Predicted 3D model of a 567-nucleotide part of an RNA (small-subunit ribosomal RNA, 5' domain) from a metagenome.
Model confidence (mean pLDDT): 80 of 100.
It matches the Rfam family "Eukaryotic small subunit ribosomal RNA". Its family is annotated with ribosome and structural constituent of ribosome in the Gene Ontology. Rfam 15.1 lists 75,755 matches to the family in 2,556 species.

Context: one part of a larger RNA
RNA sequence: UAUGCUUGUCUCAAAGAUUAAGCCAUGCAUGUCUUAGUAUAAACUUUUAUACGGUGAAACUGCGAAUGGCUCAUUAAACCAGUUAUCGUUUAUUUGAUAAUUACUAUUAUAUGGAUACCUGUAGUAAUUCUAGAGCUAAUACAUGCGUCAACGCCCGACUUUGGAAGGGCCGUAUAUAUUAGAUCCAAAACCAAUGCCGGGCAACCGGGUUAUCGGUGAUUCAUAAUAUCUUUACUGAUCGAAUGGCCUUGCGCCGUCGAUGUUUCAUUCAAAUUUCUGCCCUAUCAAAUUGUUGGUACUGUUUUGGACUACCAAGUUAAUUACGGGUAACGUAGAAUUAGGGUUUGAUUCCGGAGAGGGAGCCUGAAAAUGGCUACCACAUCUAAGGAAGGCAGCAGGCGCGCAAAUUACCCAAUCCUGACACAGGGAGGUAGUGACAAGAAAUAUCAAAGCCGGUCUUUGACUGGUUAUUGGAAUGAGAACAAUUUAAAUCUCUUAUCGAGUAACAAUUGGAGGGCAAGUCUGGUGCCAGCAGCCGCGGUAAUUCCAGCUCCAAUAGCGUAUAUU
Numbered sequence: 001u002a003u004g005c006u007u008g009u010c011u012c013a014a015a016g017a018u019u020a021a022g023c024c025a026u027g028c029a030u031g032u033c034u035u036a037g038u039a040u041a042a043a044c045u046u047u048u049a050u051a052c053g054g055u056g057a058a059a060c061u062g063c064g065a066a067u068g069g070c071u072c073a074u075u076a077a078a079c080c081a082g083u084u085a086u087c088g089u090u091u092a093u094u095u096g097a098u099a100a101u102u103a104c105u106a107u108u109a110u111a112u113g114g115a116u117a118c119c120u121g122u123a124g125u126a127a128u129u130c131u132a133g134a135g136c137u138a139a140u141a142c143a144u145g146c147g148u149c150a151a152c153g154c155c156c157g158a159c160u161u162u163g164g165a166a167g168g169g170c171c172g173u174a175u176a177u178a179u180u181a182g183a184u185c186c187a188a189a190a191c192c193a194a195u196g197c198c199g200g201g202c203a204a205c206c207g208g209g210u211u212a213u214c215g216g217u218g219a220u221u222c223a224u225a226a227u228a229u230c231u232u233u234a235c236u237g238a239u240c241g242a243a244u245g246g247c248c249u250u251g252c253g254c255c256g257u258c259g260a261u262g263u264u265u266c267a268u269u270c271a272a273a274u275u276u277c278u279g280c281c282c283u284a285u286c287a288a289a290u291u292g293u294u295g296g297u298a299c300u301g302u303u304u305u306g307g308a309c310u311a312c313c314a315a316g317u318u319a320a321u322u323a324c325g326g327g328u329a330a331c332g333u334a335g336a337a338u339u340a341g342g343g344u345u346u347g348a349u350u351c352c353g354g355a356g357a358g359g360g361a362g363c364c365u366g367a368a369a370a371u372g373g374c375u376a377c378c379a380c381a382u383c384u385a386a387g388g389a390a391g392g393c394a395g396c397a398g399g400c401g402c403g404c405a406a407a408u409u410a411c412c413c414a415a416u417c418c419u420g421a422c423a424c425a426g427g428g429a430g431g432u433a434g435u436g437a438c439a440a441g442a443a444a445u446a447u448c449a450a451a452g453c454c455g456g457u458c459u460u461u462g463a464c465u466g467g468u469u470a471u472u473g474g475a476a477u478g479a480g481a482a483c484a485a486u487u488u489a490a491a492u493c494u495c496u497u498a499u500c501g502a503g504u505a506a507c508a509a510u511u512g513g514a515g516g517g518c519a520a521g522u523c524u525g526g527u528g529c530c531a532g533c534a535g536c537c538g539c540g541g542u543a544a545u546u547c548c549a550g551c552u553c554c555a556a557u558a559g560c561g562u563a564u565a566u567u
Base pairs, nucleotide, nucleotide: 001563002562003561004560005559009442010441011440015435016402022400023399024398026397027396028395031063032062037060038059043055044054045053061421070356071355072354080279081278082277085274086273089272090271095267096266097265108238112143113142119135120134122132123131124130153170154169155168156167159164172235173234174231176229177228178227179226180225181224197208198207199206200205215222237261239260240259241258242257245255246254247253248251281327282326283325288318289317290316293315294314295313296312297311298310300308331353332352335346336345337344338343358378359377361375362374363373380391382389383388408433410432411431412430416429417427418426419425448473449472450471451469452468453467454466455465456464457463458462478507480500481499482497484496510556511555512554513553514552515537516536521551523550524549525548526547532539533538
């Protein structure tokens, strides 16, 4: 693990892995809205609603759908486990920071442009979550695009009395390339020239000391900064809600609060991707394997490193310490069973990692990819009016098939969490019941007394004590039935609990055995080497301790037997 017989209670609870990663009817399993993107529904509701009341179907927009759930076919240095690295990369979201510089332009910034859905109406097809034509109308959809005010600095430089200097250009972040800085082992003296400083000196000049910077790492071409060029140009808010306030120069004036949402860069978080070292079952009736193979240089490609790929060059690399090949009824690990120790077997299965969605392949969108996304091929297979159209349960139920072998086409989002624009919606994730002798735990099927009978001990007209009886007696109690409350999303069960509920207490315990191993019959009847038993030894041929039965007894007990695998 399956199966046979049996089965009263309570708790707990695995469950179509093994065989066919075989095939699937039907239903459901992924959707989502706040005060805060878009409402003229010819939908509801009212009444302060004349641009805009409230609710709000539909639709556009945004986000999610890459999580979860299932399965184990592949896969043997692969996955995986422990341990490293990223100075070799990407990262939606979360959280914290973060943007005075745009253009010289016929200049709207009190606010730009053109569409489209829903809607209305006209149509096509046997048919689909199929569409076409016409008529409108929105935006945080798609596009376009102002304003406000500095300073410093750099380059060129007409001219020039060599002291300077009119004028012109550039100067936000991001992208690409190149260059520079990003320092540091170690002098001394003299002289000349210049700048700034100190002392002396009216001045000329003299003397003095060099006073002047540089982050981080074990380590960088790092962080950072600068210069030059570069960009099919990315950003630098024409958005929404709630309050409505302050200032007077009273103007369609100026300033302003709290949020929502969006956006650039840096960090953070959630991660991801590669990566270092070590470790794997059987096999030699597999002994040599390898040519992108091993290394170098450069390109390409990638988010990045890398023979990942391409070109050129070299000739390497692995192997009896088992390479390479083959097998596996092989996903790996944490774990599980057994075990004195060492070990042996197992691990499809709830946590982590991997892989896959009938088989291969390719692709779109996106921060991230895939089949409850798309495309084609192959294999299956559905509807059809025969022209065409649609498909993927190794999600949850359920069906067929396969088999020794496995449950309900149930209820619910109340809990745990997840997703969304979200306190509200959704979730076969998940929970709750149903089936369920997979396992596991607790534990009823009787107790007591008297009387009789048989014993034992002694303190012997009795006391104490043991056994037994189809003698008698009351006490107790749940199995079951059931008001009620509780439980629960609603129920069920349980725990509580009125009221019923026990004498053949018929409210009746079984499964295997009784020669030995191995606990328990030299009882009775039947059979007669037959029928049969028996794991093994053996039993049975007319007194069977072993067969078939009755009685009695033994073992475990709500369980026990059998088969198989394993220790």